[in-house]
A computed fold for a 137-nucleotide RNA from Micromonospora sp. CPCC 205371, annotated as c-di-AMP riboswitch aptamer (ydaO/yuaA leader). Rfam family: c-di-AMP riboswitch aptamer (ydaO/yuaA leader). On this family, see Barrick et al., Proc Natl Acad Sci U S A 2004: "New RNA motifs suggest an expanded scope for riboswitches in bacterial genetic control". The coordinates come from a structure-prediction model, not an experiment, and the mean pLDDT is 78. The sequence was found by an Rfam model in a public genome assembly.
């Protein structure tokens, strides 16, 4: 001098996943606000017949679907994300998973039951452009 890793701090990103209070020596436990999800009337939707198949059906999530491949996987795609505030469009770069309920659930006011995990990047580094609105001066 360069590279790599870890810890603390700090600034950010994906996400609902943030903030405050109380108890406890601590580990940890509890409550509330905000945000998020499930169940749950009327109305609406649905409903009948025939044939075939059958591997029940449903939920969170952007994460669906198509083709190729013995397979691993490959190519695309509905859709989703990107930090010098916001929206839209274009361009660029990424993601396009995973899990849960347990034979049961359309929508759904009242009501009711839950969640508030995790992962990652930077340390003057930012993702660029156009249009619009807003704010400030």
């Nucleotide at each position: 001098c360069g590279g790599u890793g870890a810890u603390c701090g700090u600034c950010g990103c994906c996400u609902a996943a943030u903030c405050g209070c109380c108890c406890g020596c601590g580990a940890g436990g509890g409550c509330g606000a905000g945000c998020c999800g499930g169940g749950g009337a009327a109305c609406c939707a649905g409903a009948g017949u025939u044939c075939c198949a059958c591997u029940g059906g449903g939920g969170u999530g952007a994460a669906u679907c198509c083709g190729c491949g013995c397979g691993a996987g490959c190519g695309g795609u509905a859709g989703g994300g990107a930090u010098c505030a916001c929206u839209u469009c274009c361009a660029u770069c990424c993601c396009g998973a995973a899990c849960c309920c347990g034979u049961c659930a359309g929508c759904u006011a009242a009501c009711u039951c839950g969640g508030u995990a995790g992962g990652c990047g930077g340390c003057c580094g930012a993702u660029g452009g156009a249009a619009g609105g807003a704010a400030c001066a």